RNA sequence: GGGGCUAUAGCUCAAUUGGGAGAGCGCUUGGAUGGCAUCCAAGAGGUUCGGGGUUCGAUCCCCCGUAGCUCCA
Numbered sequence: 001g002g003g004g005c006u007a008u009a010g011c012u013c014a015a016u017u018g019g020g021a022g023a024g025c026g027c028u029u030g031g032a033u034g035g036c037a038u039c040c041a042a043g044a045g046g047u048u049c050g051g052g053g054u055u056c057g058a059u060c061c062c063c064c065g066u067a068g069c070u071c072c073a
Base pairs, nucleotide, nucleotide: 001072002071003070004069005068006067007066010025011024012023013022019056027043028042029041030040031039032038049065050064051063052062053061
């Protein structure tokens, strides 16, 4: 220098070829237990890496960039 993959909640990750952004753990509140642990229920928490474009509509498609991993040279 070139190719590929990845970037979504505090963490680990889904989102079935464009239409409702979610799970587990963690956090908060309540309940069960004399208390802790544990279990159950509810809730909060998101600029979907950044910018632009296509589209009625983008986590998803296109372009440019940033960061990480990897392959080639």

The RNA shown here (transfer RNA) has 73 nucleotides and comes from Ignavibacteria bacterium RIFOXYB2_FULL_36_7. It matches the Rfam family "tRNA". By type it is a transfer RNA. The organism belongs to Ignavibacteria, within Bacteria.